The RNA shown here (transfer RNA) has 73 nucleotides and comes from Hofstenia miamia.
Its Rfam family is "tRNA". By type it is a transfer RNA. Its family is annotated with triplet codon-amino acid adaptor activity in the Gene Ontology.

[in-house]
RNA sequence: GGCAUUAUGGUGUAACGGUUAUCACGUCUGCUUUACACGCAGAAGGUCCCAAGUUCGAGCCUGGGUAGUGUCA
Numbered sequence: 001g002g003c004a005u006u007a008u009g010g011u012g013u014a015a016c017g018g019u020u021a022u023c024a025c026g027u028c029u030g031c032u033u034u035a036c037a038c039g040c041a042g043a044a045g046g047u048c049c050c051a052a053g054u055u056c057g058a059g060c061c062u063g064g065g066u067a068g069u070g071u072c073a
Stems, first nucleotide, its partner, number of pairs: 001072007010025003018056001027043005049065002052062002
């Protein structure tokens, strides 16, 4: 340098172009306990890597950029 692939709450992860983006762990509050843990109930936390294009409508499609991984030279 070429090609492929990935980027989504703190971490991991799902999402046929269509409502207010899913789930688990974690965090916080309450219940429970002498207390902790477990368990139960509830809550907060994302504008989906960046900036464009297509579309009535983009996390998803298209081209570009950035970063990671793999592969070829």

Its mean pLDDT, the model's own confidence on a scale to 100, is 81.